Model confidence (mean pLDDT): 84 of 100. This is a predicted structure of a 106-nucleotide RNA (Glycine riboswitch aptamer) from uncultured Bariatricus sp. RNAcentral holds the sequence, with entries from MGnify. It matches the Rfam family "Glycine riboswitch aptamer". Rfam describes the family as follows. This family represents the bacterial glycine riboswitch. Glycine riboswitches usually consist of two metabolite-binding aptamers domains with similar structures in tandem. The aptamers cooperatively bind glycine to regulate the expression of downstream genes. In Bacillus subtilis, this riboswitch is found upstream of the gcvT operon which controls glycine degradation. The source organism's lineage runs through Bacteria, Bacillota, Lachnospirales, Lachnospiraceae and Bariatricus.
[in-house]
Order: sequence, then structure tokens, then C1' cells
RNA sequence: UUUUCCGGGAGAGAGCCGUCAGGCCGCCGAAGAUGCAAGCCGGAAGCGUGGUAUGGAAAAAGGUGCUGCGCGGCAGGUGAAACUUUCAGGCAAAAGGACCGGGGAA
Repeated sequence: UUUUCCGGGAGAGAGCCGUCAGGCCGCCGAAGAUGCAAGCCGGAAGCGUGGUAUGGAAAAAGGUGCUGCGCGGCAGGUGAAACUUUCAGGCAAAAGGACCGGGGAA
């Protein structure tokens, strides 16, 4: 981690209609499922700085192109729940039930 047994285990209409096949309205969240925060991966725009080329008057400076480094953090990806959606499921009892405790097995 998976599985099995035992115990505990919430919420919400015993709703309405019906030609009995079903239909309609209102609700719940704790089977399952859906969605995502920070962070991480990634590294766009932009800014700073150095080099170099161009340019200029034979110069300087500004500007522009290329480029090293630094800052910066786009798109995208990854990414949790008891949050979320209410798809599924559920709304007397029964069954189920996340999770917790105990026993066993792999």
C1' cells in the first nucleotide's frame, strides 16, 4: 500500500401525481467521479549591464542589430482536501457509507 472480518459512523421529503411503465417538485454529500491553490517544471514580454557590429567627421555620444550575464517571470504542464460540482449515489427502516478503532492475509 492492497484486501478481508468485527465495532463505531453524518446529512437530506415515510413528498406529490399516476393509465403502475413511470413522471414531477424540493433537498443532502461521507461510495465513486469532476474541478483547482501555493509550490515545482518551463522561461515569453520587458528592464539593467558587458562585449561586438553598424553608424557618425578620420571622432565622441545617442540609436539599431547580434550576443554573454543578471533581474523578471507569459503561455503550457504538474499539483490536495472533509473544499468544489451535484454526474453518480442518497433523503423512515434496511442496505450502503468517507473516516476512526481492533483482528487476519498478501